Small-subunit ribosomal RNA, central domain from an uncultured Candidatus Sumerlaeota bacterium, 351 nucleotides, folded computationally. RNAcentral holds the full RNA, with entries from ENA, Greengenes and SILVA. Its Rfam family is "Bacterial small subunit ribosomal RNA". Its family is annotated with ribosome and structural constituent of ribosome in the Gene Ontology.
Context: one part of a larger RNA
RNA sequence: CUGGGCGUAAAGGGUGUGUAGGCGGUUGCGUAAGUCUGGUGUGAAAUCUUCACCGCUCAACGGGAAGAGGUCACUGGAAACUGCGUAACUCGAGUAUGGAAGAGGCAAGCGGAAUUCCUGGUGUAGCGGUGGAAUGCGUAGAUAUCAGGAAGAACACCGGUGGCGAAGGCGGCUUGCUGGGCCAUUACUGACGCUGAGACACGAAAGCGUGGGGAGCAAACGGGAUUAGAUACCCCGGUAGUCCACGCUGUAAACGGUGCGCACUAGGUGUGGGGGGUAUCGACCCCUCCCGUGCCGAAGUUAACACAUUAAGUGCGCCGCCUGGGGAGUACGGCCGCAAGGUUGAAACUC
Numbered sequence: 001c002u003g004g005g006c007g008u009a010a011a012g013g014g015u016g017u018g019u020a021g022g023c024g025g026u027u028g029c030g031u032a033a034g035u036c037u038g039g040u041g042u043g044a045a046a047u048c049u050u051c052a053c054c055g056c057u058c059a060a061c062g063g064g065a066a067g068a069g070g071u072c073a074c075u076g077g078a079a080a081c082u083g084c085g086u087a088a089c090u091c092g093a094g095u096a097u098g099g100a101a102g103a104g105g106c107a108a109g110c111g112g113a114a115u116u117c118c119u120g121g122u123g124u125a126g127c128g129g130u131g132g133a134a135u136g137c138g139u140a141g142a143u144a145u146c147a148g149g150a151a152g153a154a155c156a157c158c159g160g161u162g163g164c165g166a167a168g169g170c171g172g173c174u175u176g177c178u179g180g181g182c183c184a185u186u187a188c189u190g191a192c193g194c195u196g197a198g199a200c201a202c203g204a205a206a207g208c209g210u211g212g213g214g215a216g217c218a219a220a221c222g223g224g225a226u227u228a229g230a231u232a233c234c235c236c237g238g239u240a241g242u243c244c245a246c247g248c249u250g251u252a253a254a255c256g257g258u259g260c261g262c263a264c265u266a267g268g269u270g271u272g273g274g275g276g277g278u279a280u281c282g283a284c285c286c287c288u289c290c291c292g293u294g295c296c297g298a299a300g301u302u303a304a305c306a307c308a309u310u311a312a313g314u315g316c317g318c319c320g321c322c323u324g325g326g327g328a329g330u331a332c333g334g335c336c337g338c339a340a341g342g343u344u345g346a347a348a349c350u351c
Base pairs, nucleotide, nucleotide: 003323004322005321006320007305008304012319014202015201016200017199021195022194023193025089026088027087028086029085030084031083033082034081035078036077037076038075039074040073041072042070048067049066050065051064053063054062055061092192093189094188095187096186097184098183099182104178105177106176107175108174109173110172111155115151116150117149118148119147120146121145122144126137127136163170164169207248208247209246210245211244212243216242217241221237222236223235224234259318260317261316262315263314264313267296268295269294270293271292272291273290274289275288276287277286300307301306324351325350326349333344334343335342336341
């Protein structure tokens, strides 16, 4: 080294782009590095295996004989497979053309409802809040109601196991810029592919820096209740923050707790996008193909639960990870960060 695993028992990296590496479609020809095979040489002794062999009374032990023991070297040969070279192919992959869908991203502009505040009108003694209250607000005129104005944030209905995105995530409307996927048709390129250690990029919320903004909500904090107490749950207030710009942070139950790609393996039923057919005046209906998204379920798998063409089934390729519990995601060191901290990541000891 050779093992077994990773939905829930320990274990899938938060996600992508991609370097090295690993792996790689069909056909012909060549080559002979891997591979297979013959020959020659070598692989000291001891050790190891075998012996109806020999020596100690036996055995151990010793002696003898044969054999084993190698990514070995040189040399001859084979050419199926792998590699390499070359010529070609089109099913993998990609490009073009024509369509349709979408909260995919970025920026700018606009809109209405609600909330709070301000001004004015009407109006008078309460309002608010709770299990019940109180703190609180109100005769300096509140609550309610009408009109006008200002501000910030979020976009009811549509809305849907609906859609889009690699993930995080994305929801009012319009415009501009822009990414990806899907379907169809032929045409084109001709293996250009898969995965991906490092690396780079993206990455909810909270948090941090500078400047702005601040309606509502609301850690901290103050007050009122509750209670034995109440540093809570409930109530009245309320600052960071929540919002914007730029820069950091880099984490999460970043979850489908399920890495990516390809192929194969019963069906049934719903739904989103596109195509073909049938039908019709036409939209529907019905049949069918491709892509997505749900439910049920066969074989099979599974410790069970369950999974089941969106696999956790059957295989192949590549990456990541696990190896008893605690100590501990801690200490030390390194790297990163303004800090908070992140990342890598032990041991003693103990059960």